[in-house]
Molecule: transfer RNA
Organism: Nanobdellati archaeon
RNA sequence: GCGCCGGUAGUCUAAUUGGCUAGGACAGUGGCCUGCCACGCCGCCGAUCCGGGUUCAAAUCCCGGCCGGCGCA
Numbered sequence: 001g002c003g004c005c006g007g008u009a010g011u012c013u014a015a016u017u018g019g020c021u022a023g024g025a026c027a028g029u030g031g032c033c034u035g036c037c038a039c040g041c042c043g044c045c046g047a048u049c050c051g052g053g054u055u056c057a058a059a060u061c062c063c064g065g066c067c068g069g070c071g072c073a
Stems, first nucleotide, its partner, number of pairs: 001072007010026004019056001028044005049065005
C1' cells in the first nucleotide's frame, strides 16, 4: 500500500437482512429490607466511532475518514 472483518453506556452484549421511547446484564447512584454490612426487591443515570448521501423513516443501506484485528505484498 491492497483486501476482508469489526466499532452500540464505564464493561459485556441484543436489535428478526430499514419502522417502537435503541433492550438486557454487570458497574455507579437513591430508596426499601437489616441492629450494621452483604444478599434480595423497587427506581434513577448513561450509548449507536466521525462526516456526508439515499429514504416518509437509518444502529441497520451507500460513499469518504478514523481506530482495532486478520491476511497478502